[in-house]
Context: one part of a larger RNA
Molecule: large-subunit ribosomal RNA, half A
Organism: activated sludge metagenome
RNA sequence: GGCGUACGGUGGAUGCCUUGGAGCCGCUCGGCGAAGAAGGCCGUGACAAGCUGCGAAAAGCUCGGGGGAGGAGCACAUAUCCCAAGAUCCCGAGGUGGCCGAAUGGGGUAACCCACCUAAAUAAGGGUAUCAAGCACUGAAUAGAUAGGUGUUUGAGGAGAACCCAGGGAACUGAACCAUCUAAGUACCUGGAGGAGAAGAAAUCAAAAGAGAUUCCCUAAGUAGCGGCGAGCGAAAGGGGAAGAGCCUAAACUCACACUGGUGUAAGGUGCACGCUGUUGCUGGUGGGGGGUAGUAGGGGCUGUUCGGAGGGACGUGCAGGACCUCGCGAAGUAGAAGUGCGGUGUAUAAGAACGGCAUGGGAAGGCCGGCCAAAGAGGGUGAGAGCCCCGUAUUUUAAACAUGAGCACACUUUGUGGGACAGCAACCUGAGUACGGCGAGGCUCGAGGAACCUUGUCGGAAGCUGGGUCGACCACGAUCCAAGGCUAAAUACGGAGCGGCGACCGAUAGAGGAAUAGUACCGUGAGGGAAAGGUGAAAAGGACCCCGGUGAGGGGAGUGAAAGAGAACCUGAAACCAUACGCCCACAACAGGUCGGAGGGGAGUAUAAACUUCCUGACGGCGUGCCUUUUGUAGAAUGAGCCUGUGAGUUACGAUAGCGAGCGAGGUUAAGGCAUGGGAGUGCCGGAGCCGGAGGGAAACCGAGUCUUAAUAGGGCGAGUUAGUUCGUUAUCGUAGACCCGAAGCCAGGUGAUCUUAUUACGGCCAGGCUGAAGCUCAGGUAACACUGAGUGGAGGGCCGAACUCUAGUGUGAUGAAAAACGCAGGGAUGAGCUGUGAUAAGGGGUGAAAGGCUAAACAAACCUGGAAAUAGCUGGCACUCCCCGAAAUGCCUUGAGGGACAGCCUCAUACGCCUAUCAUGGAGGUAGAGCACUGUUUGGACUAGGGGUCUUCACCGGCUACCAAACCCAGGCAAACUGCGAAUGCCGUGACAGAAGGUAUGGGAGUGAGACGGCGGGCGAUAAAGUUCGUCGUCGAGAGGGGAACAGCCCGGACCGACAGCUAAGGUCCCUAAAUGCCGCUGAGUGUGAAAUGAGGUGCUAUUGCGAAGACAGCCAGGAGGUUGGCUUAGAAGCAGCAAUUCCUUAAAAGAGUGCGUAACAGCUCACUGGUCGAGCAAUGGUGCGCAGAAAAUGUAACGGGGCUAAGCGGUAUACCGAAGCUUCGGAUUCUAUGUAUAAAGCAUAGGAUGGUAGGGGAGCAUUCCAUGGACCGCAGAAGGUACACUGAGAGGUGUGCUGGAGGGGAUGGAAGAGAGAAUGCAGGUAUAAGUACACGAAAAGACGGGUGAGAUUCCCGUCCGCCGAAAACCUAAGGUUUCCUGGGUAAAGGUCAUCUGCCCAGGGUUAGUCGGUCUCUAAGAUGAGGCGGAAGCGCGUAGUCGAUGAGAAUUCGGUUCAUAUUCCGGAACCAUAUAUAAGUUCGAAGGGAUGACGCAUGAGGUGGAGCACUGCCGGCUGACGGAAUAGCCGGUUUACUUAGCGAGCCUAUGAGGUAGCGAGGGAAAACCAGCUACUGAGGUGAGCUAAGGAGGGAGAGAAGCUACGGUGGAACGAAGAGUGCCGAAUCAAGGUGCCAAGAAAGAGUCUCUAAGGACAACUUAUAUAUGACCGUACCGUAAACGGACACACGUAGGUAGGAUGAGAAAUCUAAGGCGCUC
Repeated sequence: GGCGUACGGUGGAUGCCUUGGAGCCGCUCGGCGAAGAAGGCCGUGACAAGCUGCGAAAAGCUCGGGGGAGGAGCACAUAUCCCAAGAUCCCGAGGUGGCCGAAUGGGGUAACCCACCUAAAUAAGGGUAUCAAGCACUGAAUAGAUAGGUGUUUGAGGAGAACCCAGGGAACUGAACCAUCUAAGUACCUGGAGGAGAAGAAAUCAAAAGAGAUUCCCUAAGUAGCGGCGAGCGAAAGGGGAAGAGCCUAAACUCACACUGGUGUAAGGUGCACGCUGUUGCUGGUGGGGGGUAGUAGGGGCUGUUCGGAGGGACGUGCAGGACCUCGCGAAGUAGAAGUGCGGUGUAUAAGAACGGCAUGGGAAGGCCGGCCAAAGAGGGUGAGAGCCCCGUAUUUUAAACAUGAGCACACUUUGUGGGACAGCAACCUGAGUACGGCGAGGCUCGAGGAACCUUGUCGGAAGCUGGGUCGACCACGAUCCAAGGCUAAAUACGGAGCGGCGACCGAUAGAGGAAUAGUACCGUGAGGGAAAGGUGAAAAGGACCCCGGUGAGGGGAGUGAAAGAGAACCUGAAACCAUACGCCCACAACAGGUCGGAGGGGAGUAUAAACUUCCUGACGGCGUGCCUUUUGUAGAAUGAGCCUGUGAGUUACGAUAGCGAGCGAGGUUAAGGCAUGGGAGUGCCGGAGCCGGAGGGAAACCGAGUCUUAAUAGGGCGAGUUAGUUCGUUAUCGUAGACCCGAAGCCAGGUGAUCUUAUUACGGCCAGGCUGAAGCUCAGGUAACACUGAGUGGAGGGCCGAACUCUAGUGUGAUGAAAAACGCAGGGAUGAGCUGUGAUAAGGGGUGAAAGGCUAAACAAACCUGGAAAUAGCUGGCACUCCCCGAAAUGCCUUGAGGGACAGCCUCAUACGCCUAUCAUGGAGGUAGAGCACUGUUUGGACUAGGGGUCUUCACCGGCUACCAAACCCAGGCAAACUGCGAAUGCCGUGACAGAAGGUAUGGGAGUGAGACGGCGGGCGAUAAAGUUCGUCGUCGAGAGGGGAACAGCCCGGACCGACAGCUAAGGUCCCUAAAUGCCGCUGAGUGUGAAAUGAGGUGCUAUUGCGAAGACAGCCAGGAGGUUGGCUUAGAAGCAGCAAUUCCUUAAAAGAGUGCGUAACAGCUCACUGGUCGAGCAAUGGUGCGCAGAAAAUGUAACGGGGCUAAGCGGUAUACCGAAGCUUCGGAUUCUAUGUAUAAAGCAUAGGAUGGUAGGGGAGCAUUCCAUGGACCGCAGAAGGUACACUGAGAGGUGUGCUGGAGGGGAUGGAAGAGAGAAUGCAGGUAUAAGUACACGAAAAGACGGGUGAGAUUCCCGUCCGCCGAAAACCUAAGGUUUCCUGGGUAAAGGUCAUCUGCCCAGGGUUAGUCGGUCUCUAAGAUGAGGCGGAAGCGCGUAGUCGAUGAGAAUUCGGUUCAUAUUCCGGAACCAUAUAUAAGUUCGAAGGGAUGACGCAUGAGGUGGAGCACUGCCGGCUGACGGAAUAGCCGGUUUACUUAGCGAGCCUAUGAGGUAGCGAGGGAAAACCAGCUACUGAGGUGAGCUAAGGAGGGAGAGAAGCUACGGUGGAACGAAGAGUGCCGAAUCAAGGUGCCAAGAAAGAGUCUCUAAGGACAACUUAUAUAUGACCGUACCGUAAACGGACACACGUAGGUAGGAUGAGAAAUCUAAGGCGCUC
């Protein structure tokens, strides 16, 4: 280390549970708000952080009702209280109700700041927004009037879940692209309303018949239609239902009405009479009353006829008339306006039957025994299953108070009451920039179409009842209706809220995101995003006490309890993962970790004697390269997964088609809706609208068992003849929907962002030091005068060097960083187009950009957030239990098609038919292989010969020659995919016979496939290359295991239903590995075998042919190899042998070349051919063929037989055996199909035969899980589910049993319904491994050491002594930001990169004191907002007056002391400012008006004062002397002060006039005595830092009492010296000053001074003194950082002020003081 067993830890699955959710149904309700809402902030308790409640009257107050014993919320502790004088609690009505918020007095950064008026004053309240409307008053230019103003009354504003109406209005997407179209009038934005909203009483439909407002449901109907006639879109009438309701105006006409304009003047004033009166008539307009509302027209007017209550009654009086009022009568009925009573309902309630015992047990409700109630056996609880224990339930019941209104009654309201009816006349009215038309659009089913109809942006523009609209262009006839005004319930939609109920909804990774302090923690600037987390027990009985330990953490005892292995990290407690103990095994051994065999070892049981059974381990051996996906093909080194647990993907609705099941059947069936039932769920019954079928044909009219075509009665087509449908359920598939799940980049809409960054803008700030030396000027020289030259002065510059500051071209480091951009080094700029702070502006197809597509919050070729949205994805991945049957394709055609589809092909299932196939025989068609060359072409040689070329000849012609080219013909020989006078095999078609297993055809349901691969054969392309590519054909793989081929998808053999320790074979083998032959005959000799070609070779076997050979071959040896001649030519020479030519000849010979080689300068020489001798038997040559040889060089290591090895164990031949597979056989078994039999039948049984590899895929049968019904049944505390270990069982998914654990539920059977089965999706959530005790991690290399203290414990805490570091900071102050981090005491779990006694950690307590500091306040800048106003579909945008808005302007304080922690704040001393009042004195006071001032750049130079600081000297106090120096010495420390008053006072401005006086003063939109400006006179001041004196005290080195003490100290009372000079000198100031320059350098309505207006004179103002007042907010602490921004105690970033000494130009650099640190291993 492995396996096993046991026992634990970790972890939190599983089971059980439910406080909480999700859904549906019903009823109620449908509102809230200026009487201050919704929503918040802050408070409120004895203690109080959170939630809840409440509001300064604060977990509550008052009253009324209920209720009846305890109570003070969640929240269980302590303390203290309340309650029968009725608490707590519940209901109703009141009271109180801080601040913000529409927010409303003004402002504002929500919960804060600042007011005015009035009232009040022991306490205090009220009003003051804007807009609109009404009324009143007032009131400009401008007389009346109006605008405007003021007051008052009423209303509005905001918020809210969906529903509703309206104004605007996308895109993704679909169309396989896309543009019309679609998505869709959807999402979204905006306005508005209500409990509903909208619509609504026909200028409507219809069709020759009629209906009679609107809305909603069913249907008509996916019809008519629309439509790149694509994708798609899609009515209406009519029918059946729900509900039911109708009305009012404008106009004509009228009025003793009101107002008003015109005209007009004694007429008139209802008639008569009298009287009286004296703006009354006519006419127009506006308002009001009456009247009136229709389409077979209606109304009005006039005339006529007829009918018709009473009373009162203004009007001068009387008589008439008569507005009007009352009663009566009539009508309507709550629509639009108010009640009363009854009864109902809601908001608290109340009554409510019936049980005991025994045993088990911790406990009884379960068991057993015996009873009872039931209008109650719903449900929940109680120590386990309870009708009778508790709460409840059925059934009854209650309201002082408030609310509500469906009902009834009483009423009440409205209306009529004086006109109504009829007839006639006449022609008054009946909705105008309208109807309609043109152009452009939109809406309807209608996309411009033949396009009616409705709406209208624009331009035209009627009729008017003898009129007008509609009836789908238009016209006619007809029908029907009456626009251009308005209101209207119900039926309908929705659910933020209340109450009640239900369930084949969930049960803690589920159900809401949220079972819990959840829209919380946390993230983000913001819009916005958004978690995790349930369970002790019946009861806390929550562990007294003891022990170990740091008075820890944790544990061990004891005790409680049924159980503590229920102990708070708490029910059950799985797995991964991590230990411990025991048994066996492993250190010469390779590999998917198994399987088969199996030695040895150990255990258990039965037995006890052997033995048997069984469990664990497993030496050694045989065979054997995971799973998934994707692929032609994966062990693949192609994809995915660390592991475990949980979770995770074909669903639902509506249609369509088919199968199956059921009902009825020439019929079937209801929809919406209604009724009944106690009932709302359910059920039953109505409801026949409608749909399908029953008849077809035709384009249609139309006809009809026929019809269409046609001239046709012909023929033909489609039908009938031959009738089954329909409804429901279920299964399969398709369509529309997200449609199996996860996954884009993107598009669009509306919002959120400029704390980063870009640009701009307003107001502020910063830049050590040094250098150069422009213009100008002065002087000198010089010129006629300039010019010019020199010296000086001067101080310019996108000048130079160089810190702060800023930037980043280079380089090194860093790269799981110190850092999501830094650090080191060296660099650029550094008075400028510089850098920087605060505030503000500009934004998404937009901004900004010295321009890089840069930047726009760590992301930019179009930000971020949310929504459309589950966009779409022809693409990738993933998709979960079992068994049985069959089983593909990778092809054709088309495709913006090629990795996708449609159709066909191939598969499956059902039904029907009985087809069909193989073999053999036979009959056919054909033009391939082959062959051939007549044809079409091509081709070699020859012959022959036109033509041509060349050449000769010739004056030329004629002609000759030709080893040139060559047609045709002939001879011989070839070639062909696109040649054929020939022509197979195979295949194909037909017929017959035979055989019958598979198989076939048709129709219908369901697919998958349409990437193929290799091998053989036949071709194309290629190079007769490729594991190439592309066809045909067959095979295998694909989807096929087994045997062989060493290994090896495609090759060879062979097709696996299961089992067997049986047999026979195939391919291939038989020496060993390794099962089977060490057979036979030849060949090879190369380890050929066991890699290869051209080519080469006396390798060797066999074979054939030819020649030579005893007349002596071949080879060797001996000898000869000669002469003409050195042949000729050439040549310097050429003699056989440089070269050329040749008739290469002749002679001698046995033979010998005018020479085969070597050789020489040339000869010579050597040799060969050839000849003879010797030798003595075969030799030589040429072919064919078997096996060998050479040719033959590669990379980790033999490595080209699988190895050993082999001379066969190689190669060829041959014979007989044997081995060898999942093949075949044998035995047993399973399933299925067919046939037969049995049987009522079946899926039963029997027999026979066949079959049973399988991916995509089709079909069939089952298992398990959760829930439901049967069911009040059954099992269960004598122990359910779950967990765990075994055993048995089934073909499998699975099932059953036993032990232990567990402690309350559970499953069988038959059916039903699904969130119904996981190993993979770089899945999701949690847990836990590995790497790994690894990264040489621990964040600047400024550094620690020792001693002491504390403590359980000290490298780290405290103290001390040394050492080191910073010191233009690593010191101090302060803004922003943070928000308690500050201080004290205590603590040490976690945080701290280690430790910790410590801390910026935890707990508790404490701490921030202001007239003068800052804010608030006053004022304004950029900018914001903005009454009125202007513009705009809406939302809104702009902007005047005004109001806000600092980074700017504006009043005032210092010294000292004090605390653990604050101080310019407290205390002490001394000051100052503002306001008010009083007093006194004086005076022209007075503003939102006028004027002045306030009031401003940059650079640069000189000077004064001189703070602080420093140095030196003096003075004061002290210290030092150890070895040396130094005593007239050295060293250390100190030597200081605000404010007020007075005096002095440099400098600056100024005689080019400080100031003053007087006058003018047309401008300052009124006035002015003021200002600007001008004139005259006069003439020296103004400002001012600072210094001195006085006042005023304090402080001060030192020294150190009492007390306390750990003896180190602590503590701080009393006392208290000197207090002067000089020098340096950068701040600050004089000073808003001087000079120069060009870029020309805020505003204010504040403040200050001054002037007047209205007005005032007891006011007001000035001065002096005194008194009083001075509110509110900030104030701790950090602040170059461990507290801010960076996720961190992070090498980064962060504005301003101070900033000592030595050297130095310096804020550089080095060292150092004060002070602070040594960077947490």